[in-house]
RNA sequence: UCUUAUCCAGAGAAGCUGAGGGUCCUGGCCCUGUGAAGCUUCAGCAACCUUCAACUUUCCUUGUUGAAAAGGUGCUAAUUCCAGCAAGUUUUUAAAACUUGGCAGAUAAGA
Numbered sequence: 001u002c003u004u005a006u007c008c009a010g011a012g013a014a015g016c017u018g019a020g021g022g023u024c025c026u027g028g029c030c031c032u033g034u035g036a037a038g039c040u041u042c043a044g045c046a047a048c049c050u051u052c053a054a055c056u057u058u059c060c061u062u063g064u065u066g067a068a069a070a071g072g073u074g075c076u077a078a079u080u081c082c083a084g085c086a087a088g089u090u091u092u093u094a095a096a097a098c099u100u101g102g103c104a105g106a107u108a109a110g111a
Base pairs, nucleotide, nucleotide: 001111002110003109004108005107006106007105012042013041014040015039016038020031021030022029025084026083027082028081043076044075045074048072049071050068051067052066053065054064055063080104085101086100087099088098089097090096091095
């Protein structure tokens, strides 16, 4: 960089440090010296990879469902905090709300 899947669920304390943070841009909204980000330790959540069982499948395979949590990752404010682009619907006259898709991003598995 590309492909596929998921993203309204869940889960925090301590120590060091000391001013920003919520990916970047814009707008909003929010968190933050009652301590941001970062690092370390411990704990937890989840179930992508993993393991097991049942079913499915002509076989290999594949798929579905359920269970487990040792290991590889990941995560532990707010829906990916919300919006930005396009289409549609409803109010209604320049906007608002909602739905769907897209863009961007995050994570996992593979190339």